[in-house]
């Protein structure tokens, strides 16, 4: 980078640089920003997945399955706002036009993109 799969409404900030834009791309909104964001550096912090410690149970007896522990923080990661929201399929409510389909609000569901861990090229 590419493909496979699980998760994605929890949780966690301060200081140094730097100096106008950020919040993946686009497009609508809502928001963040000279009271200094976004970004980088450093410290500190959370705890999701590995991974590790343990109990049970299975069985080819050294591995599987299923529980538990953060008083294991090792790897990876992460510290505004649901992945900020919506945007494409649908489902259901409500209004309104009309005359059976279109507009507009709302709520589910699925997808697509995405971000992260674990695998495999």
């Nucleotide at each position: 980078a590419u493909c496979u799969u699980a998760u994605c409404a929890a949780g966690a900030a301060c200081g140094g640089c730097a100096g106008a834009g950020g919040g993946a791309a686009c497009a609508g909104g809502c928001c963040c920003g000279c009271u200094g964001a976004u970004g980088c550096c450093g410290u500190a912090g959370c705890a999701g997945c590995c991974g590790g410690u343990u109990u049970c149970g299975a069985u080819u007896u050294a591995u599987c399955g299923a529980g538990a522990c953060g008083u294991c923080g090792g790897g990876u990661g992460c510290u505004a706002a649901a992945u900020c929201c919506u945007g494409c399929c649908u489902u259901c409510c409500c209004a309104a036009u009309u005359u059976u389909a279109u507009c507009g609000g709302g709520a589910g569901g699925g997808a697509a993109a995405g971000a992260u861990g674990a695998g495999a090229u």
This is a predicted structure of a 121-nucleotide RNA (SAM riboswitch aptamer (S box leader)) from an Ignavibacteriales bacterium.
It was read from a public genome assembly, where an Rfam model found it.
The coordinates come from a structure-prediction model, not an experiment, and the mean pLDDT is 82.
The organism belongs to Ignavibacteriales, within Bacteria.